[in-house]
Context: one part of a larger RNA
Molecule: small-subunit ribosomal RNA, 3' major domain
Organism: uncultured marine eukaryote
RNA sequence: UGGCGGGAGCUCGCACAAGCAGUGGAUCAUGUGGUUUAAUUCGAUGCUAAGCGAAAAACCUUACCAAAACUUGUAUCCCGGAAAGUUUUUUGAAGAAAAAAUGUGCUUUUAAGAAUCCGGUGACAGGUGGUGCAUGGCUGUCGUCAGCUCGUGAUGUAAAUUGUCAGCUUAAGUGCUUUAACGAGCGAAACCUCUGUCUGUAAUUACCUUUUCUUUACAGAGACUGCCAGUGAUAAAUUGGAGGAAGGAAGAGAUGAAGUCAAGUCAGCAUGCCCCUUAUGUUUUGGGCUACACGCGUGAUACAAUGGGAAAGACAAAGAGAUGUAAUACCGCGAGGUGGCAACAAACCUCAGAAACUCUCCCUCAGUUCGGAUUGAAGGCUGCAACUCGCCUCCAUGAAGACGGAAUUGCUAGUAAUCGUGGAUCAGCAUGCCACGGUGAAUAUGUUCUCGAGCUUUGCACA
Numbered sequence: 001u002g003g004c005g006g007g008a009g010c011u012c013g014c015a016c017a018a019g020c021a022g023u024g025g026a027u028c029a030u031g032u033g034g035u036u037u038a039a040u041u042c043g044a045u046g047c048u049a050a051g052c053g054a055a056a057a058a059c060c061u062u063a064c065c066a067a068a069a070c071u072u073g074u075a076u077c078c079c080g081g082a083a084a085g086u087u088u089u090u091u092g093a094a095g096a097a098a099a100a101a102u103g104u105g106c107u108u109u110u111a112a113g114a115a116u117c118c119g120g121u122g123a124c125a126g127g128u129g130g131u132g133c134a135u136g137g138c139u140g141u142c143g144u145c146a147g148c149u150c151g152u153g154a155u156g157u158a159a160a161u162u163g164u165c166a167g168c169u170u171a172a173g174u175g176c177u178u179u180a181a182c183g184a185g186c187g188a189a190a191c192c193u194c195u196g197u198c199u200g201u202a203a204u205u206a207c208c209u210u211u212u213c214u215u216u217a218c219a220g221a222g223a224c225u226g227c228c229a230g231u232g233a234u235a236a237a238u239u240g241g242a243g244g245a246a247g248g249a250a251g252a253g254a255u256g257a258a259g260u261c262a263a264g265u266c267a268g269c270a271u272g273c274c275c276c277u278u279a280u281g282u283u284u285u286g287g288g289c290u291a292c293a294c295g296c297g298u299g300a301u302a303c304a305a306u307g308g309g310a311a312a313g314a315c316a317a318a319g320a321g322a323u324g325u326a327a328u329a330c331c332g333c334g335a336g337g338u339g340g341c342a343a344c345a346a347a348c349c350u351c352a353g354a355a356a357c358u359c360u361c362c363c364u365c366a367g368u369u370c371g372g373a374u375u376g377a378a379g380g381c382u383g384c385a386a387c388u389c390g391c392c393u394c395c396a397u398g399a400a401g402a403c404g405g406a407a408u409u410g411c412u413a414g415u416a417a418u419c420g421u422g423g424a425u426c427a428g429c430a431u432g433c434c435a436c437g438g439u440g441a442a443u444a445u446g447u448u449c450u451c452g453a454g455c456u457u458u459g460c461a462c463a
Stems, first nucleotide, its partner, number of pairs: 001463002003460003007457007015447002019411005026301008034292002042053002064287007073124001076123002078120005085102007106113002126276002129274003135270002137265003140261001142259001147186006153162003166177003192253004197221007224247001227241005303404001307363004312358002319351003324344002329338003370401001375396002378393004417439007
């Protein structure tokens, strides 16, 4: 100087407390461990792995396994031949192999060239093979925590210290005062984006029928402790108030210092070294990644009356659309079909019905008109193809489940909870992810305790 302490002090944080809703019990979905397997490809493993890489495993993807095939291989260079290409037949699970027919082009010119194919020769290609403890790049975490440093000066023999301490204050090393320090840098803040108010301008596909409102879009204004009072050191600031759409960081986002964990990634990509080279490369068919005694994580649905069912009625936002979204109409109980026909490259048309909610009726506390797993039968859709292994519909079936032990999670306001809607991926497949709006709470006296963090100080057989 650091590190550590079941030392001390000060301070902060949904850290506790005060509350609300959960998880842990049930069934299912999904990930993971384990086990099994020809293979169940690989990686991620406390917080910081486990609905993670994967924003879509039937084939493909695919890296794994079995079987069948290829060996200069889909790149570049060299040599030889043939234009390229097209069609048909046979064998095969396919890749592929064999045979036949057709075609004779372009440029300059009769020798070549360009493109493409076949054969040969090696130099090489290729490798999701190894090493993330050889690396780049990117990322997680402490943590949006308030810290991390430098120059000159000063102090000390020196390591080093001071500045960066102290008092007050702040979300903040934010600021003020003091001061052997004076300044500066990276962070904090600000600059940027969105939302909330107003003004001006403009206006179709929006609104509305008269130049008003709404909306959309561009440009501005507006908030600065600016004003008043108290407290404070006459400071910084803080408490209350006025006006105001908004008040003391207005609310959200993007933004992540020096560093820590030899953290993660050689399977996104790049890359050193090592390894394979008739195979650890390449192609194909089928299978596997979907197995199942069991453990764990994350979710969905419930256990009901603040509810379930039936009928009627109302109100969003944000998105997507041409290999696309697809209305009206008709058929079907329905998924869906007629059919991809009208319209729409979209404030125009379509997806599109918002749902919780309101009103009326039934159910009356039951394993039920709760709950929907599982299973049987019949269908629909996508797609060469739904057996392994997709989603949906209808009829029947109607498990467990009576609010969940120890323990444990999230959340402080348009938040939690609850209700639907859209998108990416995508032929098809969403309880996941990302976004959108509707309804809309309770509680916070506080910092003794738990956890984590910052600063100061103290002890140390630690470095």